SAM riboswitch aptamer (S box leader) from an Anaerolineae bacterium, 116 nucleotides, folded computationally. It was read from a public genome assembly, where an Rfam model found it. Its Rfam family is "SAM riboswitch aptamer (S box leader)". Rfam describes the family as follows. The SAM riboswitch is found upstream of a number of genes which code for proteins involved in methionine or cysteine biosynthesis in Gram-positive bacteria. Its family is annotated with regulation of gene expression in the Gene Ontology.
RNA sequence: UUCUUAUCAAGAGAGGCGGAGGGAUCGGCCCGAUGAAGCCUCAGCAACCACUCAGUUGUUUAGCUGACUGAGCAGGUGCUAAUUCCGACAGAAGUUUUUCUUCUGGAAGAUGAGCG
Numbered sequence: 001u002u003c004u005u006a007u008c009a010a011g012a013g014a015g016g017c018g019g020a021g022g023g024a025u026c027g028g029c030c031c032g033a034u035g036a037a038g039c040c041u042c043a044g045c046a047a048c049c050a051c052u053c054a055g056u057u058g059u060u061u062a063g064c065u066g067a068c069u070g071a072g073c074a075g076g077u078g079c080u081a082a083u084u085c086c087g088a089c090a091g092a093a094g095u096u097u098u099u100c101u102u103c104u105g106g107a108a109g110a111u112g113a114g115c116g
Base pairs, nucleotide, nucleotide: 001116003114004113005112006111007110008109013042014041015040016039017038021031022030023029025088026087027086028085043080044079045078048076049075051072052071053070054069055068056067057066058065084108089105090104091103092102093101094100
C1' cells in the first nucleotide's frame, strides 16, 4: 500500500511538555489562549485477533482439523467531544417546490483480521 472481509446510534480522560490550530476531503455546524495539533506518562473503554473452556455441525475407523455459536481472559491492535458531528451520490415518500424533511441503499473514511 492494492484487494477481500467484518464492524461503525453503545462505551471510556487526567497530568506534563508544547503554543495555534483541529474535527479525513468539500459545504455546513462545532471544538480551541478556561490552551488546538503533536509527543510523553498514567488511567479507562471495548472485545476484532491471539489464548483457555464448552457446544452445534461437516469430515474421519479414531484423532487432528474446517465452519459457526457461547463463556472466560486481557497478550497484539484499536479507541476515550458531538451517530463516522451532519450532509455530499442514487432511489422512494412527504412538502410551504431553485428549497426542505424522513426513510432505504451506495460512495468515501476509520478500525480489526486475512492474502499478496